Overview
A computed fold for a 392-nucleotide RNA from a Pirellulales bacterium, annotated as Bacterial RNase P class A. It is recorded under the gene name rnpB. Of the family's consensus pairs, 95% are formed in the model.
RNA sequence: GAGGAUGGCUAGGUGAUCGCUGGAGCGUUGAUUCGCUCGAGAGGAAAGUCCGGGCUCCAUAGGGCAGGGUGGUCGGUAACGCCGACCGGUCGAAAGGCUAGGGAUAGUGCCACAGAAAGUAAACCGCCAGGGAGGCUUGCAUGCAGGUCUUUCUGGUAAGGGUGAAACGGUGAGGUAAGAGCUCACCAGAGGUCGAGGUGACUCGGCUUGCUAGGUAAACCCCACCCGGAGCAAGAUCAAGCAGAAUGGCGCAGCUUCGGCUGCCUGGCUCGGCUCGGGCUGGUUGCUAUUCGGGUAGAUCGCUUGAAGUGCCGAGCAAUCGGUGCUCUAGAUAAAUGAUUGCCACAGGGAAUUUUCCUUGACAGAACCCGGCUUACAGGCCAUCCUCUCGU
Numbered sequence: 001g002a003g004g005a006u007g008g009c010u011a012g013g014u015g016a017u018c019g020c021u022g023g024a025g026c027g028u029u030g031a032u033u034c035g036c037u038c039g040a041g042a043g044g045a046a047a048g049u050c051c052g053g054g055c056u057c058c059a060u061a062g063g064g065c066a067g068g069g070u071g072g073u074c075g076g077u078a079a080c081g082c083c084g085a086c087c088g089g090u091c092g093a094a095a096g097g098c099u100a101g102g103g104a105u106a107g108u109g110c111c112a113c114a115g116a117a118a119g120u121a122a123a124c125c126g127c128c129a130g131g132g133a134g135g136c137u138u139g140c141a142u143g144c145a146g147g148u149c150u151u152u153c154u155g156g157u158a159a160g161g162g163u164g165a166a167a168c169g170g171u172g173a174g175g176u177a178a179g180a181g182c183u184c185a186c187c188a189g190a191g192g193u194c195g196a197g198g199u200g201a202c203u204c205g206g207c208u209u210g211c212u213a214g215g216u217a218a219a220c221c222c223c224a225c226c227c228g229g230a231g232c233a234a235g236a237u238c239a240a241g242c243a244g245a246a247u248g249g250c251g252c253a254g255c256u257u258c259g260g261c262u263g264c265c266u267g268g269c270u271c272g273g274c275u276c277g278g279g280c281u282g283g284u285u286g287c288u289a290u291u292c293g294g295g296u297a298g299a300u301c302g303c304u305u306g307a308a309g310u311g312c313c314g315a316g317c318a319a320u321c322g323g324u325g326c327u328c329u330a331g332a333u334a335a336a337u338g339a340u341u342g343c344c345a346c347a348g349g350g351a352a353u354u355u356u357c358c359u360u361g362a363c364a365g366a367a368c369c370c371g372g373c374u375u376a377c378a379g380g381c382c383a384u385c386c387u388c389u390c391g392u
Stems, first nucleotide, its partner, number of pairs: 001388010012344007020041002023038005043363001047374002050372005055231004067227005072086005087101001088099004102222002107220002109216003119168001124161002126157015169187006188212002190209008235301004244292007251264005265283007308327008346361006
């Protein structure tokens, strides 16, 4: 210098003007009514709502079944399906990446196509033995004996060929009719057993068994461990209106011995075909006042000080933890966090042409709060490591 691997940081800066949502102070007002000043006001993912927890309400003797989840080991944590370190497997030349990584000798299922055969299996070609038939041929005494080829039947074989992602270990020798862990030597693997190291997963080594019996469990299943439900629209307090309950009051005028009476007005029912009128009954199927419990709108709390952030020291390989100092860092509710501009900086593009002008700048926005994971993202920066090349 080139190419790569891993981890982390950042997410333009600074003014002006006009606004928006909370807070504090001062003045003002009947009133947090109005005004002024000061200070605060989105993210690394605020997203997906996938996992775990806090918090709240409900449920809850204990055990089991069912259902769901997790799955190498050790550690971290409030907890996790997250994180760290390590082990095994696998990919890469390496740094490093990926890994759902318990059990296939508990049982069941499945293994496309091809292939003879995909599991207590099987024989297509081939190889070997025996029998039958036919052809050719040799010998001699025409019928026997032999050789060879074709075909067929029975049996043996699993070396070789062929199929497949996968076919019961590999090489060599012995052995055999031909073959085969059939036997032996070496190698690979598996089981058993012993020893050493490690907290452990596991690793290394010795002996032994010819044991070589495929794969698949994000297939059923078995084993071990974990799991009550709903969610801030949780939940709590105050409480208009409407509805409900209780208690009380209620047309006008006159008279009164205060019990009522008379007249007028008026509602309902009834007689009547309709009107007038008659009868019965009421002023209460209504209005209104007070109180009550539940409780809607609305208001308040929950609400942001928390497994919080950060400097230093210490423990640990690390995740993380402990000690100590400092800091307070949105809290809206139809939902504020904005708009217009000046200057500067970085990067890309264009026009001019030698330093000017124009233009573009990522993903995306809190809604109870945390810890994770996943996904999106213009650019810029840093650290460590690997390989190649060049120079000293």
Record summary
The RNAcentral record of the sequence draws on ENA. Lineage of the source: Bacteria > Pseudomonadati > Planctomycetota > Planctomycetia > Pirellulales.